[in-house]
The prediction has a mean pLDDT of 83. Transfer RNA from an Actinomycetes bacterium, 75 nucleotides, folded computationally. Lineage of the source: Bacteria > Bacillati > Actinomycetota > Actinomycetes. Rfam family: tRNA. From the family's description: Transfer RNA (tRNA) molecules are approximately 80 nucleotides in length. RNAcentral holds the sequence, with entries from ENA.
């Protein structure tokens, strides 16, 4: 220098154009003498960033940032 993959809740991840979600974790309540388990409810996100396409973007396009992998070059 070239190519590929990943980036979404505190953690691990799903979601590939039209409701931002699951499991675990956290908080409250129910249950219990109490704890745990279980059940119910809740908080928590500008989907790495900017711009574009579109009636509509987490998703498509361009650039860019971070992490990882592969290839190549030079002294």
């Nucleotide at each position: 220098g070239g190519g590929c993959g990943c980036g979404u809740a505190g953690c691990u991840c799903a979601g590939c154009g039209g409701g931002a979600g699951a499991g675990c974790g956290c908080c409250a309540c129910u249950c219990u003498c109490a704890c745990a388990c279980a059940g119910u409810g809740g908080a928590g996100g500008u989907c790495g960033g900017u711009g574009g396409u579109u009636c509509g973007a987490a998703a498509c396009c361009a650039c860019u940032c971070g992490c990882g992998c592969c290839c190549a070059c030079a002294a």